[in-house]
Context: one part of a larger RNA
RNA sequence: GGAUGAACGCUGGCGGCGUGCCUAAUACAUGCAAGUCGAGCGGCUUGGGGGAGCAAUCCCCUUGCAGCGGCGAACGGGUGAGUAACACGUAGGCAACCUGCCUUUGAGACUGGGAUACCCAGGCGAAAGCUUGGCUAAUACCGGAUAACAACGAGGACCGCAUGGUCCCCGCUUGAAAGGUGCUCCAAAGCACCGCUCUUAGAUGGGCCUGCGGCACAUUAGCUAGUUGGUGAGGUAACGGCCCACCAAGGCGAGGAUGUGUAGCCGACCUGAGAGGGUGACCGGCCACAAUGGGACUGAGACACGGCCCAUACUCCUACGGGAGGCAGCAGUAGGGAGUUUUCGGCAAUGGGCGAAAGCCUGACCGAGCAACGCCGCGUGAGUGAUGAAGGUCUUCGGAUCGUAAAGCUCUGUUACGAGGGAAAAACACGCCCGCGAGGAAAUGCGCGGACGCCGAUGGUACCUCGCCAGAAAGUGACGGCUAACUACGUGCCAGCAGCCGCGGUAAUACGUAGGUCACGAGCGUUAUCC
Numbered sequence: 001g002g003a004u005g006a007a008c009g010c011u012g013g014c015g016g017c018g019u020g021c022c023u024a025a026u027a028c029a030u031g032c033a034a035g036u037c038g039a040g041c042g043g044c045u046u047g048g049g050g051g052a053g054c055a056a057u058c059c060c061c062u063u064g065c066a067g068c069g070g071c072g073a074a075c076g077g078g079u080g081a082g083u084a085a086c087a088c089g090u091a092g093g094c095a096a097c098c099u100g101c102c103u104u105u106g107a108g109a110c111u112g113g114g115a116u117a118c119c120c121a122g123g124c125g126a127a128a129g130c131u132u133g134g135c136u137a138a139u140a141c142c143g144g145a146u147a148a149c150a151a152c153g154a155g156g157a158c159c160g161c162a163u164g165g166u167c168c169c170c171g172c173u174u175g176a177a178a179g180g181u182g183c184u185c186c187a188a189a190g191c192a193c194c195g196c197u198c199u200u201a202g203a204u205g206g207g208c209c210u211g212c213g214g215c216a217c218a219u220u221a222g223c224u225a226g227u228u229g230g231u232g233a234g235g236u237a238a239c240g241g242c243c244c245a246c247c248a249a250g251g252c253g254a255g256g257a258u259g260u261g262u263a264g265c266c267g268a269c270c271u272g273a274g275a276g277g278g279u280g281a282c283c284g285g286c287c288a289c290a291a292u293g294g295g296a297c298u299g300a301g302a303c304a305c306g307g308c309c310c311a312u313a314c315u316c317c318u319a320c321g322g323g324a325g326g327c328a329g330c331a332g333u334a335g336g337g338a339g340u341u342u343u344c345g346g347c348a349a350u351g352g353g354c355g356a357a358a359g360c361c362u363g364a365c366c367g368a369g370c371a372a373c374g375c376c377g378c379g380u381g382a383g384u385g386a387u388g389a390a391g392g393u394c395u396u397c398g399g400a401u402c403g404u405a406a407a408g409c410u411c412u413g414u415u416a417c418g419a420g421g422g423a424a425a426a427a428c429a430c431g432c433c434c435g436c437g438a439g440g441a442a443a444u445g446c447g448c449g450g451a452c453g454c455c456g457a458u459g460g461u462a463c464c465u466c467g468c469c470a471g472a473a474a475g476u477g478a479c480g481g482c483u484a485a486c487u488a489c490g491u492g493c494c495a496g497c498a499g500c501c502g503c504g505g506u507a508a509u510a511c512g513u514a515g516g517u518c519a520c521g522a523g524c525g526u527u528a529u530c531c
Stems, first nucleotide, its partner, number of pairs: 001531004006527005013378006019371002021336001026334003030331003035071003040068002043065002047061001049060004078289003088213007097206002102202002106198003110144004119134006150173001152171002155168005179194006215261003222252003227249006234242001264286004268279004291312005314325004342368001344367003350364001351362004381411004391402004415472001417467005426458001433450005475520005480501003486515005496503002
């Protein structure tokens, strides 16, 4: 000199864009943060209308409710505790693997069955909740048939990196939702769309393995029994001591094993001419974790932050028998600390989940609020103005200086303030209507194009125009040398200053005050840390 997620002192006008618990991975009141689908299914229900019926009641449209079922909840969001490790980075390998939704290839969707939630009746409990009997549906569940390019076995061809891989043919085994909506329509049947099963290839996402790389201590020198290897069996999507039985006695280490300490890693960021040194906030990638420890279930995917079970600590409710909970999600509270924000608005946009869609949900996100915490921009006026006014300070008492500075005169109106305009842009998309096209017997539907209508949290905001008064807006640090900037008074080794050298003991340019000056400026200094 540069830098910071900074803090402290003094000061403080505005705007834009960023950033904001680095400490206690401490404990948490309250609200919200993951739902959606009635075009899978049965039931209950609000409102209205119509029809049948003497009536009870039944049917149609519509609203809501829990339940069964499907998909999602493994994403998104948070944190950095642990981890010195194939965790990460980079380069490869899998002839040892998986992959829901999506795209694609081929084939199919035949025939049956038994339950159960909701509900009804009853019982137990303070509650959380539990239980008995009965009824019912499905794209819920379970059989049978059909089927191979998929699994297994035999044969052949080609190829390779050991095990082996690819292709062809034969044998054997194995699946489905008969679904939903719309249109033509008396029905049957057909068509369209969305779904379903098996299969091929892909895409995407993951799993495993390996070379190399990135830390401190040798005042850590020996470490290791599932340890190292083999055979067999098990397990996994898959290789493997991953696990087990048996056998052998190996394996690592001064090129640093083992131990201890510290630490998430990287893209990057800071500094530096570079080499290098330091850091790992924000943003992006990967990993790990979800009160602490352990475990599995479901599922394409978890050993699962807002799922389950067990143990422990803590908190809460209780009728004392028993139960409930997990903010390292967004706000917020207490505590710790030098120190870090609102219990805000909206799904309008982007993205995500569900849905045929309308749409619903979304503390992701978009915005607003607070904070000079940072960077950038603007302003606090401009021109003229000598009697060099008054006043302050110094003085050799002549004057010098603050100083064109002020006043005065002439202007301007950035910003602020007031009024008006501004439904601006951010809008793309979705829905409705019209036209064209492929297919179809036709219609619905599908694809493409066009017009119209609807949708904004921010926000009456940005911006524009008018009005208005120089009016409302300057400080901080320094002035002995380093180092730009000096005098007077007070004090008298006192009070004090100080980054280093050092000042202060009666004329202190070094302490304190004043005037002046220098530097930066809505900031300026100090402290801490890095280069």
Predicted 3D model of a 531-nucleotide part of an RNA (small-subunit ribosomal RNA, 5' domain) from an uncultured bacterium. The full RNA is in RNAcentral, with records from ENA, Greengenes and SILVA. It matches the Rfam family "Bacterial small subunit ribosomal RNA".